A computed fold for a 115-nucleotide RNA, annotated as FMN riboswitch aptamer (RFN element). The sequence was found by an Rfam model in a public genome assembly.

[in-house]
C1' cells in the first nucleotide's frame, strides 16, 4: 500500500403556501412544493448501474427534449415538459397517517488476520 472480515458512526431525511367544488378531499381541480447511493471528460429525480418497492422463487419495477456555453455536459445555463412503492383514509395521496425509534445501496472511521 492492497484484499478480506468483526465492530462504530453516518446514510435515518425532504416536500401541497393560497384558492375552488363538496356532506366529506393537504387524496379531485387551479396552484405550490420535494428529489437516496455509486458512476459518467464538469455538478444528473428523467443517461448507465444500484438501492427502495412487489414476488415463495425465478424475476419484475417510473420519467427529457430543444437551444446555448465548453476541449469535454441527455449532468451546467435558458426554455418548456415529465416521473414517483405498499397499507390506511368521511373521495382517488410523491407531499397526511402507518409498518418505520425499521432497512438497503453506499460513505467515513477502525481492530485483527493472511499474502
Nucleotide at each position: 500500500a492492497c484484499a478480506u472480515c468483526a465492530c462504530u458512526u453516518c446514510g435515518u431525511a425532504g416536500g401541497c403556501a393560497g384558492g375552488g367544488u363538496g356532506g366529506a378531499a393537504u387524496u379531485c381541480c387551479c396552484g405550490a412544493u420535494c428529489g437516496g447511493c455509486g458512476g459518467u471528460g464538469a455538478c444528473a429525480g428523467u443517461c448507465c448501474g444500484c438501492a427502495c418497492g412487489c414476488g415463495a422463487a425465478a424475476g419484475c419495477u417510473g420519467a427529457g427534449c430543444c437551444g446555448g456555453u465548453u476541449g469535454a455536459a441527455c449532468u451546467c445555463c435558458g426554455g418548456c415538459a415529465c416521473c414517483g412503492a405498499c397499507g390506511g383514509u368521511a373521495a382517488c395521496a410523491g407531499u397526511c397517517c402507518g409498518g418505520a425509534u425499521g432497512a438497503a445501496a453506499g460513505a467515513a472511521g477502525g481492530u485483527a488476520u493472511a499474502a
It matches the Rfam family "FMN riboswitch aptamer (RFN element)". From the family's description: The RFN element is a highly conserved domain that is found frequently in the 5'-untranslated regions of prokaryotic mRNAs that encode for flavin mononucleotide (FMN) biosynthesis and transport proteins.